Two RNAs folded together computationally: RNase P RNA and transfer RNA, 450 nucleotides in total.
Its mean pLDDT, the model's own confidence on a scale to 100, is 77.
């Protein structure tokens, strides 16, 4: 002077209320009573309906790699690329499968481009060193941009260019080890040198059916069995028959359901079913709190966790309970005094964040006056 | 509890397959008229609600976060 994580977020009494639960006929009595984010609803599961949750297309949605978990976009290790002198910190499929876009500037912006320049050859000018025309070659330099088709040496040219050649830095294919893997390592061929952008459209790979406690179940009152609307089959074998038909079965059609669309699947096909739409009630149980729960200890594992023993019960409300007041005691700040100083004592006064459960866990992500420990550089 | 949708000039509202932000109507100036309205030229006005981030560039695309409006029982 940093740089990574972590816990705490007042603590005790008295007195007055609130809610829940149990004990008591009652008066009362005893016990529990917010949070680290209960908030945001960004993910992720549990439960509960939707028919039994199956294929595909469409839609979402995650992206190194192997692990962990009930699953995750979480969490741990590790890779690999950037920054940093470090501890650390940030990113992470694919752009060499297609397509689209890259403004303004500049010649030329994506299998580019001769404005300025460079060189060489025919011509004319003259002040003999240039200039002007016209053809013809050049991506080495100027300049524009965010970005202009690897870098530096030399070779070699009329200049020049991976044109060829050394070295650097990439890529692509191959072979060998190492490593579950991401990927390293080492040798070889090719002058391959191939801009950016997928939080653009798409490609690989994997995961998602929908809805949600205002889900759902059950009681109880009650209009009323209320009014409209839709549907309401053929065709085949069998078997019975009292010859009118019944029953089983199958086929194909309609008609509903599968909360985007097919197929697939289930239901019906009847003298009843199905929807809609109106009135009434808008109450009351339950779902509701033990639970992937907390703590300590052992034990495997780098770690996330896992698996074993022991202890313990820790809001459950619905016009919605967890609150107020008053001492002390501690933290900060501020005055006075006392002390040579840092400092430490008395004494008086001030202030203390963010926000509050509402089916229930596990995450992320934002909010927080201060106070305090761990490791590192 | 859940589900949706908007923030852009003082006011209403456009722009979004990413490229120096635009219209009406307000406000200022000047013509016009004896004046004033009304017309006519022309001006002035923007953190695109806050921070992050992709990208050469972001109002637009990603993430977060405030604020405000509907809808369901």
């Nucleotide at each position: 002077a940093g740089g990574a994580g972590g816990u705490c977020g007042a603590g005790c009494a008295g007195c007055c209320g609130c809610u829940c639960g149990c004990c008591g006929c009652g008066a009362g009595g005893c016990g529990g009573g917010a949070g680290g984010a209960a908030a945001g609803u960004c993910c992720g599961g549990a439960c509960u309906c939707c028919g039994c949750a199956g294929g595909g297309c469409a839609g979402g949605g995650u992206g190194g790699c192997c692990g962990u978990c009930a699953a995750c976009g979480g969490c741990g290790g590790c890779c690999c690329c950037g920054g940093g002198c470090g501890a650390c910190c940030g990113g992470g499929g694919g752009a060499a499968a297609g397509u689209g876009c890259c403004a303004c500037a500049g010649a030329g912006a994506a299998c580019a481009g001769a404005c300025c320049g460079c060189u060489c050859c025919g011509g004319g000018c003259c002040g003999a060193g240039g200039c002007c025309c016209g053809g013809a070659g050049c991506a080495a330099g100027g300049g524009u941009g965010a970005a202009a088709c690897g870098g530096c040496g030399a070779g070699g040219u009329a200049a020049g260019a991976g044109c060829u050649c050394g070295c650097c830095a990439g890529g692509u294919c191959c072979g060998c080890c190492c490593g579950u893997g991401a990927g390293g390592g080492c040798g070889g061929a090719c002058g391959c040198u191939c801009g950016g952008u997928a939080a653009a459209c798409c490609c690989c790979a994997c995961c998602c059916g929908g809805a949600g406690c205002a889900a759902g179940a059950c009681c109880g009152u009650g209009u009323a069995g209320g009014a409209g609307g839709g549907g309401a089959g053929u065709c085949c074998g069998g078997c019975c028959u009292u010859c009118g038909g019944g029953c089983c079965g199958g086929a194909c059609g309609c008609g509903g359901g599968u909360g985007g669309c097919c197929c697939g699947c289930c239901c019906g096909u009847c003298c009843c079913c199905c929807c809609u739409c109106g009135g009434g009630u808008c109450g009351g149980u339950c779902g509701c709190u033990c639970g992937a729960g907390c703590c300590c200890c052992c034990g495997g594992g780098c770690a996330a966790c896992c698996g074993g023993g022991g202890g313990c019960c820790c809001a459950g409300a619905c016009g919605a309970a967890u609150g107020g007041c008053u001492g002390c005691u501690g933290c900060c700040c501020c005055c006075g005094c006392u002390u040579c100083c840092u400092g430490g004592g008395c004494g008086g006064g001030g202030g203390g964040a963010c926000a509050g459960a509402a089916u229930c866990c596990g995450g992320c992500u934002u909010a927080c006056a201060g106070a305090c420990c761990u490791c590192c550089u | 509890g859940c589900c949706g949708g908007a923030g852009u000039a003082g006011c209403u509202c456009a722009g979004c397959u990413g490229g120096u932000a635009g219209a009406g109507c307000a406000g200022c100036u000047g013509a016009u008229u004896u004046g004033u309205a009304a017309u006519c030229a022309g001006c002035u006005g923007g953190u695109c609600g806050g921070g992050g981030g992709u990208u050469c560039g972001a109002u637009u695309c990603c993430c977060u976060u405030c604020u405000c409006c509907g809808g369901c029982u």

It holds a member of the Rfam family "Bacterial RNase P class A".